[in-house]
Molecule: c-di-GMP-I riboswitch aptamer
Organism: Halonatronomonas betaini
RNA sequence: CUUUGAUAAAGGCACCCCUGUCGUAAGGCAGGUCCGCAAAGCCUGAAGCCCAAUAGUUAUUGGGUGGUUCAGCUACCGAA
Numbered sequence: 001c002u003u004u005g006a007u008a009a010a011g012g013c014a015c016c017c018c019u020g021u022c023g024u025a026a027g028g029c030a031g032g033u034c035c036g037c038a039a040a041g042c043c044u045g046a047a048g049c050c051c052a053a054u055a056g057u058u059a060u061u062g063g064g065u066g067g068u069u070c071a072g073c074u075a076c077c078g079a080a
Base pairs, nucleotide, nucleotide: 003080004078005077012037013036017032018031019030020029021028022027035067041073042072045070046069047068048065049064050063051062052061053060054059055058
């Protein structure tokens, strides 16, 4: 430097749910919780899925989902 991820070490994040709040909604934010995660760090590029509106049989536009998958960027430790 590249690859890689263990009955290692130091750590990190926080599913579902609850409370409050924003939003038409999907869902977001804060606190609690801690299922899990070796990128569950960052970022919506593509796809998938979800919501809304319009048209009318399946499309368009906008929004959301990074804990749906792939891709991109960055990163602790060291068994190999």